This is a predicted complex of two RNAs, RNase P RNA and transfer RNA, with 483 nucleotides together. The prediction has a mean pLDDT of 76. It holds a member of the Rfam family "Bacterial RNase P class A". Gene Ontology terms of the family: tRNA processing, dimeric ribonuclease P complex and ribonuclease P activity.
[in-house]
RNA sequence: GCGGAAGGCUGGAUGGCUGCUUCGUUGUCUUCGGGCAAUGGGGAGGAAAGUCCGGACUCCAAUAAGAAACGGUGCCGGGUAACGCCCGGGCGGGGCAACCCGACGGAAAGCGCCACAGAAAAUAGACCGCCCUCGCGCCUGUGCUUGCGCAGACGUAGGGUAAGGGUGAAACGGUGGAGUAAGAGCCCACCGCGCUGCUGGUAACAGCGGCGGCAUGGCAAGCCCCACUGGGAGCAACGCCAAAUAGGGACCGCGUGCUGGGCAACCGGCGGAGCUUCUUAUGCUCCAGCAGGUCCGGGUUGGCGGCUGUAGCUGUGUCGGUAACGGCAUGGUCAGAGGAAUGGUCAUCUAUGGGGUCUGCGCAAGCGUACCCCAAGACAAAAUCCGGCUUAUAGGCCUUCCGCGCAA
RNA sequence: GCGGGCGUAGCUCAGGGGUAGAGCAUAACCUUGCCAAGGUUAGGGUCGAGAGUUCGAAUCUCUUCGCCCGCUCCA
Repeated sequence: GCGGAAGGCUGGAUGGCUGCUUCGUUGUCUUCGGGCAAUGGGGAGGAAAGUCCGGACUCCAAUAAGAAACGGUGCCGGGUAACGCCCGGGCGGGGCAACCCGACGGAAAGCGCCACAGAAAAUAGACCGCCCUCGCGCCUGUGCUUGCGCAGACGUAGGGUAAGGGUGAAACGGUGGAGUAAGAGCCCACCGCGCUGCUGGUAACAGCGGCGGCAUGGCAAGCCCCACUGGGAGCAACGCCAAAUAGGGACCGCGUGCUGGGCAACCGGCGGAGCUUCUUAUGCUCCAGCAGGUCCGGGUUGGCGGCUGUAGCUGUGUCGGUAACGGCAUGGUCAGAGGAAUGGUCAUCUAUGGGGUCUGCGCAAGCGUACCCCAAGACAAAAUCCGGCUUAUAGGCCUUCCGCGCAA
Repeated sequence: GCGGGCGUAGCUCAGGGGUAGAGCAUAACCUUGCCAAGGUUAGGGUCGAGAGUUCGAAUCUCUUCGCCCGCUCCA
């Protein structure tokens, strides 16, 4: 210098004019709810997004224990409030390397699927080929004792084989040798695979030794098995106040119990029904017309709380840890609207980029630099709040590392 | 804001791992004196997009884009 890899930061600044929203103070008006004016302070993001996970919080009477069903996650260890997130490690794959990627439990528990092609697709099978027959037929050669013997080719029948060919995404271990009629884990060596012992490691796993002759094709992002894990709904949750209306109708479901006290309302016991799948436990409501569910109809379109600061988040220092992270000290933390504010415009500056060559400098060109002109634009905007993930993003800056080339 | 659903031919929809289909519509031909109806045939698809699993994806999984529906309070 060229080409790459990993990580982090940033997402303009200042001022004028003019708006919007919220809070405080003062003044003023008031139908006491508040309105108006002045003044001072605050007012979007790294993803506020997608709503894909995990929580906080609230309600479902209490969701307390157990079970089933239905999901979710899936190598090992750690971190965390928790997670499908993060960190470290193992194994596998890619890259010369820095480094990157992996839904990565189980296919000898069972079921299912594997189109087409192919002989055969999972209880293996036999198309071509190879081999055997003291089977048959026919042909050729040859011998002679002339219708038999021998040798060979072809066809056919019966058998052996799975080495080779061919099909396929995949063909029932691979390579080499021995062996055989031809062959074959039939046998042997090495590799693979399985079982097992020892060693190292918390573990995943790795290394070494012994045994087994292969018994085990692929798919679990098909059902399933194993381990761990999850109750449901969501701030339009939910609580309170106010206003108004026809306190209405239809359907569904349930039950009409026994008994003691009391004039009655009601209270107690047993039993029954219901209480977001079932059972148990405790408790609540109801048992003659109350209460429950769904739908239709009616009214309102108001206010307050929840609400923004705490599992907090974050800057700096220090300690522990390889790290994620945790402990301690100290500093900062000021959107909280509610159909929804944070806007518009002008000027200046800076970073960077683009363009221009009249001119200056370096040098031969071209380029650099000076100078002049233009341009703050990308993705996108809170809606109960946090921790993550994913996706989008004009540009700009910084750090570390790898490969190649050149020079010393 | 929260919850749920759907994207396949011009339109309405099937198809849920093994060469993408039906009805209507469109075009041509037959039939008719002509039209309609009827009959025969043809064309038309990146299965919303991008990745992954698999030998193989419209179908299974993940990400993403678009569209649709429901949800206030009181009695």